[in-house]
Predicted 3D model of a 72-nucleotide RNA (transfer RNA) from a Candidatus Gastranaerophilales bacterium. The sequence was found in a public genome assembly. Model confidence (mean pLDDT): 82 of 100.
RNA sequence: GCCGAUGUAGCUCAAUGGUAGAGCAACGGUUUUGUAAACCGUAGGUUGCGGGUUCGAGUCCCAUCAUCGGCU
Repeated sequence: GCCGAUGUAGCUCAAUGGUAGAGCAACGGUUUUGUAAACCGUAGGUUGCGGGUUCGAGUCCCAUCAUCGGCU
């Protein structure tokens, strides 16, 4: 230099172009003499960044950044 993959909650990951979710973690509650466990609930998101297409984009297109892999 060229090609490809990945980027979503604190972490690991989902999500056919049509309300962004789960598990764990955090917080609160129930239970217990108390803790843990269990159960119930709450909060937490500019979907890496910037544009475009569309009535509507996490998803499609372009550019860019980061990480990883391959080729030279």